[in-house]
RNA sequence: AAAGUCGGCCGGACAGUCGCUGUUUUGCUGUUGCAAAGCGGAGGAAAGUCCGGGCUCCAGAGGGCGAAGCGCCAGGUAACGCCUGGGAGGCGCGAGCCUACGGAAAGUGCCACAGAAAAUAUACCGCCUCGAACUUAGCGAUAAGCGCGGGGUAAGGGUGAAAUGGUGCGGUAAGAGCGCACCGCGCCGCCGGUAACGGCGGCGGCAGGGUAAACCCCGCUCGGAGCAAGAUCAAAUAGAGGAACGCCGGCGCAAGCCGAACGCGCGGCCCGCGCGGUUCCGGGGUAGAUCGCUAGAGCCGCAGGGCGACUUGCGGCCCAGAUGAAUGACUGUCCUAGACAGAACCCGGCUUAUAGGCCGACUUUUUAU
Numbered sequence: 001a002a003a004g005u006c007g008g009c010c011g012g013a014c015a016g017u018c019g020c021u022g023u024u025u026u027g028c029u030g031u032u033g034c035a036a037a038g039c040g041g042a043g044g045a046a047a048g049u050c051c052g053g054g055c056u057c058c059a060g061a062g063g064g065c066g067a068a069g070c071g072c073c074a075g076g077u078a079a080c081g082c083c084u085g086g087g088a089g090g091c092g093c094g095a096g097c098c099u100a101c102g103g104a105a106a107g108u109g110c111c112a113c114a115g116a117a118a119a120u121a122u123a124c125c126g127c128c129u130c131g132a133a134c135u136u137a138g139c140g141a142u143a144a145g146c147g148c149g150g151g152g153u154a155a156g157g158g159u160g161a162a163a164u165g166g167u168g169c170g171g172u173a174a175g176a177g178c179g180c181a182c183c184g185c186g187c188c189g190c191c192g193g194u195a196a197c198g199g200c201g202g203c204g205g206c207a208g209g210g211u212a213a214a215c216c217c218c219g220c221u222c223g224g225a226g227c228a229a230g231a232u233c234a235a236a237u238a239g240a241g242g243a244a245c246g247c248c249g250g251c252g253c254a255a256g257c258c259g260a261a262c263g264c265g266c267g268g269c270c271c272g273c274g275c276g277g278u279u280c281c282g283g284g285g286u287a288g289a290u291c292g293c294u295a296g297a298g299c300c301g302c303a304g305g306g307c308g309a310c311u312u313g314c315g316g317c318c319c320a321g322a323u324g325a326a327u328g329a330c331u332g333u334c335c336u337a338g339a340c341a342g343a344a345c346c347c348g349g350c351u352u353a354u355a356g357g358c359c360g361a362c363u364u365u366u367u368a369u
Stems, first nucleotide, its partner, number of pairs: 001365010012334007020041009043340001047351002050349005055226004068221004072086005087101001088099004102217002107215002109211003124157002126153006134145004165183006184206001185204008230291004241281005248259004262276005298317008335338001
């Protein structure tokens, strides 16, 4: 210098004018309110709502089934399916990256096409051997060839994503773990490690191909609903309850029934007809209001522990809280000309989107000294 890997950070700046929202103080005022001044006012993802927890209500003696999720080991944490460190496997020259990483010897299912065969194994071509016939050569014995039939074989070819351990030597009619060495696999022992696992040694010729983000088996976790959770205050109207007012007459033992009086309606009045008790009190509950609501597994700094995730101590700080839902609009200056995107109970994660820029550590190659 070029090409890369990993980690962290920023994500327009400044000024002016006019607004919006929360809060504090002061003033006016009869509380509500109004005005002025001061201070605070979106993000790294506020997003998707995919996991985990706090909080709230409901349910629940205890246990089991089912359903769902998770699945190498150790640690971190309030908890997790997250994070850190390690192991194993795979990829990369390397820095480094990826992994849904228990069980296929409990059982069931599936494995397209091609291929003989996709799993109780099997044999298309080939290789070897035997049999009878034919052809050729030969006097003959026999040899070679050609197909056919029986048997052996799984080396070689061919099919496939995948073919019954691999390579080599020996062996054999040809072959084959048939025998041997190494690798792989399984079992046992010793050593190292908290463990996953690794190393070494011995034994066993070696068994059942793959698939469990197919059913399933094993182990572990798990009650349900969610801030429109939930709590408090509390109109109008309607309905239920209680008290007071009215309580005159008739019938009836009584409960009660009928009528009168009173109120309303039939456009104003009378008769008549129809309908109906009136007022007050307390409670439930709707609208509405308030709380929940933001001081918290909080942020910053220093020191200690730990490889690290993280944690302990001390000191400092307060950093949106709306609810028809604020966080904006305009102007000016500058630059590298500004991406994805907008809180709604709160946190910890994951995933997805993101113009451009900055910093640090490291790798490979080339060049110069």
Bacterial RNase P class A from a Gammaproteobacteria bacterium, 369 nucleotides, folded computationally. The prediction has a mean pLDDT of 76. Of the family's consensus pairs, 95% are formed in the model. The RNAcentral record of the sequence draws on ENA. A source record names the gene rnpB. It matches the Rfam family "Bacterial RNase P class A". Gene Ontology terms of the family: ribonuclease P activity, tRNA processing and dimeric ribonuclease P complex.